[in-house]
RNA sequence: AAAAAAGUUUUCUAGGGUUCCGCAGUCUAACUGGUCUGGUCCGAGAGAAAACACACAAGUAAUUGUGUACACGGUAGGAUAAAAGCCUAGGAGUU
Numbered sequence: 001a002a003a004a005a006a007g008u009u010u011u012c013u014a015g016g017g018u019u020c021c022g023c024a025g026u027c028u029a030a031c032u033g034g035u036c037u038g039g040u041c042c043g044a045g046a047g048a049a050a051a052c053a054c055a056c057a058a059g060u061a062a063u064u065g066u067g068u069a070c071a072c073g074g075u076a077g078g079a080u081a082a083a084a085g086c087c088u089a090g091g092a093g094u095u
Base pairs, nucleotide, nucleotide: 007052008051009050010049011048012047015042016041020039021038022036023033024032025031026030053068054067055066056065057064058063070090072093076088077087078086
C1' cells in the first nucleotide's frame, strides 16, 4: 500500500421516534400533546438465535463432522410520519 464469505435471509432484542390505534387535554367540529406507560411501525458490521451459503475432512453416494475468527470509532449528511446502534459506513480517523 492492497485484498476479503468481514456472504444472504428470517425472527427477536438493546435502542428509536410519532404516521395509525390507544391515552391525556381543549372550545368535543376537530385540533394539540411522545416532556404519554403502551400496541402497530423503524431497528443493529462492531447484539442474540435459526436457516441457507462457503471452506476443509470423511464417505461410492445419500450424507455426516469441524470451522466461518476479530472488530476502538466521531462530526456531518440522507430516507421514511419521525427518530435511531437504520443508510452513507467494518467509511473519515485511531490503535